[in-house]
The RNA shown here (small-subunit ribosomal RNA) has 1478 nucleotides and comes from an uncultured bacterium. Its Rfam family is "Bacterial small subunit ribosomal RNA". RNAcentral holds the sequence, with entries from ENA and SILVA.
RNA sequence: AGAGUUUGAUCCUGGCUCAGAGUGAACGCUGGCGGCGUGCCUAACACAUGCAAGUCGAACGAGAACGGGAGUAGCUUGCUACUCUGUCAGCUAAGUGGCGCACGGGUGAGUAAUAUAUAGCUAACAUGCCUCUCAGUCAGGGAUAACAGUUAGAAAUGACUGCUAAUACCUGAUACACCUUUAUAAUGGGAAUUAUAUUGGGAAAGAUUUAUCGCUGAGAGAUUGGGCUAUACGGUAUCAGAUUGUUGGUGGGGUAAAAGCCUACCAAGUCUAUGACGCCUAACUGGUUUGAGAGGAUGAUCAGUCACACUGGAACUGAGACACGGUCCAGACUCCUACGGGAGGCAGCAGUGGGGAAUAUUGCACAAUGGAGGAAACUCUGAUGCAGCAACGCCGCGUGGAGGAUAACGGUUUUCGAAUUGUAAACUCCUUUUAUAUGAGAAGAUAAUGACGGUAUCAUAUGAAUAAGCACCGGCUAACUCCGUGCCAGCAGCCGCGGUAAUACGGAGGGUGCAAGCGUUACUCGGAAUUACUGGGCGUAAAGGGUACGUAGGCGUCCCAAUAAGUUGGAUGUGAAAUCCUGUGGCUUAACCAUAGAACUGCAUUCAAAACUGUUGGGAUAGAGUUCAGGAGGGGUAAGUGGAAUUAGUGGUGUAGGGGUAAAAUCCGUAGAUAUCACUAGGAAUACCAAAGCGAAGGCGACUUACUGGAAUGAUACUGACGCUGAGGUACGAAAGCGUGGGGAGCAAACGGGAUUAGAUACCCCGGUAGUCCACGCCCUAAACGAUGAAUGCUAGUCGUUGUGAUGCUUGACAUUGCAGUGAUACAGUUAACACAUUAAGCAUUCCGCCUGGGGAGUACGGUCGCAAGAUUAAAACUCAAAGGAAUAGACGGGGACCCGCACAAGCGGUGGAGCAUGUGGUUUAAUUCGAAGAUACGCGAAGAACCUUACCUGGCCUUGACAUUGAUAGAAUUCUGUAGAGAUACGGAAGUGCCUGCUUGCAGGAACUUGAAAACAGGUGCUGCACGGCUGUCGUCAGCUCGUGUCGUGAGAUGUUGGGUUAAGUCCCGUAACGAGCGCAACCCUUGUCUUUAGUUACUAACAGUUCGGCUGAGAACUCUAAAGAGACUGCCCUCGCAAGGGGGAGGAAGGUGAGGACGACGUCAAGUCAUCAUGGCCCUUAUGGCCAGGGCUACACACGUGCUACAAUGGGAUGGUUAUAAUGAGACGCAAUACCGCGAGGUGGAGCAAAUCUACAAAACAUCUCUCAGUUCGGAUUGUUCUCUGCAACUCGAGAACAUGAAGUUGGAAUCGCUAGUAAUCGCAGAUCAGCUAUGCUGCGGUGAAUACUGUUCCCGGGUCUUGUACUCACCGCCCGUCACACCAUGGGAGUUGAUUUCACCCAAAAUCGGGAUGCCAAACUGGCUACUGCUUACGGUGGAAUUAGCGACUGGGGUGAAGUCGUAACAAGGUAACC
Repeated sequence: AGAGUUUGAUCCUGGCUCAGAGUGAACGCUGGCGGCGUGCCUAACACAUGCAAGUCGAACGAGAACGGGAGUAGCUUGCUACUCUGUCAGCUAAGUGGCGCACGGGUGAGUAAUAUAUAGCUAACAUGCCUCUCAGUCAGGGAUAACAGUUAGAAAUGACUGCUAAUACCUGAUACACCUUUAUAAUGGGAAUUAUAUUGGGAAAGAUUUAUCGCUGAGAGAUUGGGCUAUACGGUAUCAGAUUGUUGGUGGGGUAAAAGCCUACCAAGUCUAUGACGCCUAACUGGUUUGAGAGGAUGAUCAGUCACACUGGAACUGAGACACGGUCCAGACUCCUACGGGAGGCAGCAGUGGGGAAUAUUGCACAAUGGAGGAAACUCUGAUGCAGCAACGCCGCGUGGAGGAUAACGGUUUUCGAAUUGUAAACUCCUUUUAUAUGAGAAGAUAAUGACGGUAUCAUAUGAAUAAGCACCGGCUAACUCCGUGCCAGCAGCCGCGGUAAUACGGAGGGUGCAAGCGUUACUCGGAAUUACUGGGCGUAAAGGGUACGUAGGCGUCCCAAUAAGUUGGAUGUGAAAUCCUGUGGCUUAACCAUAGAACUGCAUUCAAAACUGUUGGGAUAGAGUUCAGGAGGGGUAAGUGGAAUUAGUGGUGUAGGGGUAAAAUCCGUAGAUAUCACUAGGAAUACCAAAGCGAAGGCGACUUACUGGAAUGAUACUGACGCUGAGGUACGAAAGCGUGGGGAGCAAACGGGAUUAGAUACCCCGGUAGUCCACGCCCUAAACGAUGAAUGCUAGUCGUUGUGAUGCUUGACAUUGCAGUGAUACAGUUAACACAUUAAGCAUUCCGCCUGGGGAGUACGGUCGCAAGAUUAAAACUCAAAGGAAUAGACGGGGACCCGCACAAGCGGUGGAGCAUGUGGUUUAAUUCGAAGAUACGCGAAGAACCUUACCUGGCCUUGACAUUGAUAGAAUUCUGUAGAGAUACGGAAGUGCCUGCUUGCAGGAACUUGAAAACAGGUGCUGCACGGCUGUCGUCAGCUCGUGUCGUGAGAUGUUGGGUUAAGUCCCGUAACGAGCGCAACCCUUGUCUUUAGUUACUAACAGUUCGGCUGAGAACUCUAAAGAGACUGCCCUCGCAAGGGGGAGGAAGGUGAGGACGACGUCAAGUCAUCAUGGCCCUUAUGGCCAGGGCUACACACGUGCUACAAUGGGAUGGUUAUAAUGAGACGCAAUACCGCGAGGUGGAGCAAAUCUACAAAACAUCUCUCAGUUCGGAUUGUUCUCUGCAACUCGAGAACAUGAAGUUGGAAUCGCUAGUAAUCGCAGAUCAGCUAUGCUGCGGUGAAUACUGUUCCCGGGUCUUGUACUCACCGCCCGUCACACCAUGGGAGUUGAUUUCACCCAAAAUCGGGAUGCCAAACUGGCUACUGCUUACGGUGGAAUUAGCGACUGGGGUGAAGUCGUAACAAGGUAACC
């Protein structure tokens, strides 16, 4: 110090989350030691038991215990029992008396100020014990506890009678100083103080060893308190008014003391937006924690203050209390009881129950420190000192060190080579902190006294011995692999992971981090500049009030002087200690502790300065205002007057339609419309002018008049800061709406009708009422917008325009220039960008308003306003991790521009209708194997399913296997053959001995092949094409797709590649912050079209010769042809247009503008297709999902679709021409097969020729002649029957062909749809692959005949390209997305009411108690004395009634949120299909 997360990517805004530190913590796993700290945060809930405040015999009487003394008795002569003794200078229960008990200890309920903190004041006060000073301590008196007796009661506790003491109580004397009355004087502003004189009043206690301790009065000090003042110290305005002892005065009372503190009377004040009053919450501070700081949060331990002591009230005593371990009363609760009555208060220390996530021992000691009493010894002290429990925190130490490789075993991983765990272990040597055992043994104490404690510490011995876990490993964030699981189980702080290869789940190995701890949870600060004082914003992200005037407040021009409140500096006091920081020191170190310093940023007092702000006085004129002049203007209000148009009415002309729409209809019209002319009526609005004018905004528009507001310009004089802003407040405030009364032509919510539509409560059409208009009164909101508050100053220009001045001349519709307005463009600057830019969103100042994630929600409740509608003010629960702004690249648009394509159009021929063939779907089936699915599946994989193929089904069999490698064993290989069986297979028989090498006798070895135990393994057309390679389709043969460097931009990106032309083309040219380059285009390649050269066999034959008349033969090398090499075409030439590129025309040429055709397919898209061509990761099967065999199936058949063939006929069919012509590509030995013969024919017999330019195959349409004559036919050929042929082990399921017979549908095909631009379409046949045969009408090639049409077209459909525009889309329009309804869950509002709680008011009753009164009762006395019953005021608790606030529940009900792929529509985003929005 930052990081993750909105997006396809970017920048910004903005929230959420994380990394840090901390804790009185808790929970999970784990746990060796020590030191120092800390430990009920919840129920101020209830408490058993023990202890926590006593002490003094040197105040007093007394003597129940204990002890002593004396005596008696018993006896084990030092014990026991009993009695006596209080002058027994031991002691002491109980009692009188003194001091203490108001400290110490606990807790935080109450309390938002009677508290606390800081600084002051007390001339308005008190202060026991302590210190100092002065003075005194005289004389008397009467009682009363204890005790004794009687007596009540269960007890607690009393009652009566009698005796007695004091430092208990009372009286008197004295008392300067004390209090008090009066007078005088002094000082002082005054309250008052002092001095002198005077009036009245007030003290005392003794003890005792004679040394002290006490006692009384007064003064001083110290200490500790009381009171007052100022400032600071939570939230809330959805609490705005509060108050009647209230505010002040006078008299009286009261207190230690000022005071409405209390009371009577008088006055009517006092507090409050600088937040009174109310409500909620809360002890405050030093500090603690966090933070760079400023701040924020907090107030455990320690320390200071306050408050409280079961709840409420009250006083007494006392120096001090309205009293934690005191009293009285009331209440709740608990306990005892003889039922009459009593007792109690752990928020002291332990401890118990309860509550809770959670917090310790019913310990030791007064040894130390301190406290109370005492002269002291001493006693008491749960204060305190220690110990115990708890990893609760901080700090320290350890769990070993060194060496040790074949890098052991094991584990894990593996590419099978190895890697890793890992010097880690084992093993060797060493050490002993800790541990255990034994021994010694402190300081804390100053003479004695040590709980801690035989503790700290030290010594010796033993022996690596007793001691490591937790979390994490996708990114943030250090650390990776395997297995399991398969959107399951689960994880998760945020983003998110998991749907069969999960570094994210669970386990393992390994690693990382911290370590006696580690994680999780909760909370605080930080990061968060995310409340912004330091230190943010408001055009579009959240945010400028609708506008103005103006109150309080805030801020404010120049000069001079004074002052010193703010400000600045110095000094002084204070800011407790502790804490923090620094130095030093002490525990072995540290934590911890001690000591010194600094600091405590504050407050107060005082001295000084006088620049700035403030204040006061004086002056100025630049801000502001007043006056005058001539102009501009839809500024406002009222009255009056016009013209155009719509509509209506009346009359005329005139006739069948009009109107309306995309098209129609409703509607009007023969009762005369529309149209047209004239007149009349009435209401509303005022064309053009104008990116201009005026107004604060809303807004303002014919003309004239009246009244009236403001601004600008110019001029002079005057006032002299009079100014700016503006919380509350006031006024104005479009449209719609409301009230009352008018008015109503047009328009027009609602409503009616007609259309459209699936529907159409809409858009369109015909009507039409409120309303729109006027007057008066309300409402008070708008996307009330420049989405931009007001004011002031400063900061380049240029071009318009409005108003009004100045100057100049050439006097103009002129030029230059000033001020004020209003526009455009642009620099600096600003901005996230867009943009703004002297009219700022720039640079600054002042004041106001507003914002703090999205939704819930501008909603609920409450308040205010309103007739209502509603407006204004304005939350929370809950929910999400985003919502949003600007810009970028795409994609898309029922946006735009341009261009292209058999895309349309112009043509030709088809499909869709029929029959059949073939493929698919569906259905069926034991199986109908599998794949392909819009275009881009469907005569596709399949260039050929009867068996085989074959993957499917049924049945029969095999299990190292049909096949590969290794392999003990046996055997040459191999050939022939029998039986059973459907076959696979099983059991047999016979023949047969090879090749190479070594020595070569016989053996041994090797290669191939067969057999074969045991295993490794084979095998899989099983799954995943969404794990992949390769190959392929498609966009598309469309013209595009990119890169380097440079430049621009914060960036994504842009530029280049856009623009103007041109092209088939990102083809080329020009321009240009781009310059170049690559993949594509084109060209290079093949075929074809012309020619040349070379070469002539099997091809050819012009000339010559022969001939069987056939290029047949000789011969030829011309031609055709064959097949190799070349030539040719390049807009090269001419004319023309153009800057150029290039275009148009022409010539020549076989061919002319890429000549024609082919191969060739950029970056990429479709998770396109293929695991069944092949290859391949992972998973799965292994006597089966593998292998063999037979039979069946892939050929099924109500149906639907695609692709084809044949037709429907005369441009045709048939016959004849013993065939009248004419091709090309290919194929042929397991083959093609001629002549010949047989058969009606398919074919058969037979076999010349040919491994092919040699042999094999009638080309057909065409042509010529005849016939048919428009019919279901001499068209058409399906279907069926009979008989055959061929292939093949086999033709039933299930082949093809032939002959004869049969002769179906079909007469040109609805909506729709396909192909084709020239040797093309159409039409005709031929060949080939696969192949025994064939389902081929398919596919791939070949040639023959051979058209029409294309507008000097691009409006439309489809597809594509470029540029631009909008976007809420980016899975990219097959997108996104809204609302109702239905279901589930959640929180919340209303709600008849109901149940509590709190507060308050009034009234009633009224305890204890203070105060007042007070006897005829009592005491005392001669003082108009005291006491009491009783009684009055006040009043706690209680009761009744009202009110307010708040909480819970609540039938029903309202909206909201969230949910899996529900229902209905399609509102928004593109012109979103009616622009959207307020």